[in-house]
Context: one part of a larger RNA
This record gives sequence, C1' cells and structure tokens, in this order.
RNA sequence: CGUAGGAAAUUUGAGAGGCUAUGACUCUAGUACGAGAGGACCGAGUCGUACAAACCUCUAGUGCACCAGUUGUCACGCCAGUGGCACCGCUGGGUAGCUAUGUUUGGAUGGGAUAAGCGCUGAAAGCAUCUAAGUGCGAAACCCGCCUCAAGAUGAGAUUUCCCUACCAGACCCCUCGAAGAUGACGAGGUUGAUAGGCGAUAAGUGUAAGCGUGGUAACACGUUUAGCUGAAUCGUACUAAUCGGUCGACUGA
Repeated sequence: CGUAGGAAAUUUGAGAGGCUAUGACUCUAGUACGAGAGGACCGAGUCGUACAAACCUCUAGUGCACCAGUUGUCACGCCAGUGGCACCGCUGGGUAGCUAUGUUUGGAUGGGAUAAGCGCUGAAAGCAUCUAAGUGCGAAACCCGCCUCAAGAUGAGAUUUCCCUACCAGACCCCUCGAAGAUGACGAGGUUGAUAGGCGAUAAGUGUAAGCGUGGUAACACGUUUAGCUGAAUCGUACUAAUCGGUCGACUGA
C1' cells in the first nucleotide's frame, strides 16, 4: 500500500514445514515343530538406546554490582575499621536468570488407496488359469491422521461486536517497564495506577559483622550473636517517576 467506510476481537484452512527410529528381557512356552540337538509364528507386558521438544522441582555447572577468608602494596593522620590496584588479585561458597550431565514428554492407535506377493470368481482355450471383464487381502514407503505456520490464498475468505458532526469507535506520539527484544515489533501499565524504582516483611545465600566486654604476655578464643550483610525472587505498600498534553481517525462509505 492492497483486501472499496473505519475499528476491536475470534476464526476457516488452500498451501507449506516438522515428526516417522530401534534393541533387550519376561509371559504365551521349553508349547507348535523336531529322532534329537534345538526351537517359533501370532499376541501381551516391562525396561532401555539414540534422536527431538519443553522446562529448572531435584542433581550439576555458570553466576564480573551477593557473602566470607586471605597475600602484596598504596591511601583514608595513627590504632581499629575500611577503600583502590594486582586475571573478578587469589581462594571457599552461592539467589535469580541461562544451561545439561538433570527432569518431563514424544514417535502411537486408526483410516484410505497400493507395491512385491497371496487369493476369489472366471473366460478367451467345454479343461486349467489371481486377469482378459469383475472382486478381496497385503509394507516403516504414498495420502490422511499427530504437531507448527498459514487469507498478499491479489481467488486477499468467515463470524461477533462497536463507531460515524465532535467528551464518547479505536490507534499512535510521549512516559514507566518486561521471563519481549539488534532497531522496529510483541506484551504489561500510565494516578479510576502496583508498570519500574524505593521502602517493609519473607524466601534464599553467606556463615556468627562492627563496637564493647571477659580470658590470654600474645597470636587468638569466647560472649553479646544462628549475628551482620545481601543483585536479579515472592507478597505488600503510592514515598519517587509514569505530569500536563498532542496527533491521526470519523461526515453512512467510488
């Protein structure tokens, strides 16, 4: 821009893509079969492997604005306590998120038409013959079925509701943001508000802060103290910021 008024929702599915795997064991049954050795079809059940998708409860990683320990050096006048730099200085842990090695799920069942093959009826050819007319079964392959996208399918589909002379359909700009994202887009909100920050509580992590006291010559230990601190989490709370506003759209549809 189109889809012959403008919107908000919900959809049909032409068409396209994905998936399609396989083993072992047990029962049937040591049965059928076979002199024996051996050893099934059919059917039922259980457990796997590889692959794929989703997810983060568990396990395990990462976790550079979390916590603790610690070395050297510089600074805050000194002690104490902190901060900077040294690969995030190094080391031990670790929330959310992101992950796999973790968890869950999947391939199915079924239908149609068939291949090789097996048939029925049956002539040409008084017999025979699955084939010539007719008709049936039959495979992970084919078409459906299952999952995803999908009306620019210009053949532009369908359904519901709303709006049209002025606050009144609806959308955007702008702003607060996001498990959405390169930017657009998508989604949640904009005071009739929990959208983000802050704050409060909780969860979770680290592991018992500083100061003071007690003991020890001291290093240090103990008590106050399962403390102190804490990014992303959950719930709550208008304290801060989403202010005020602007633009398009519309006139009944060539």
Notes: The part of an RNA shown here (large-subunit ribosomal RNA, domain VI) has 254 nucleotides and comes from [Chlorobium] sp. 445. Taxonomically the source falls in Chloroherpetonaceae (Bacteria, Pseudomonadati, Chlorobiia, Chlorobiales).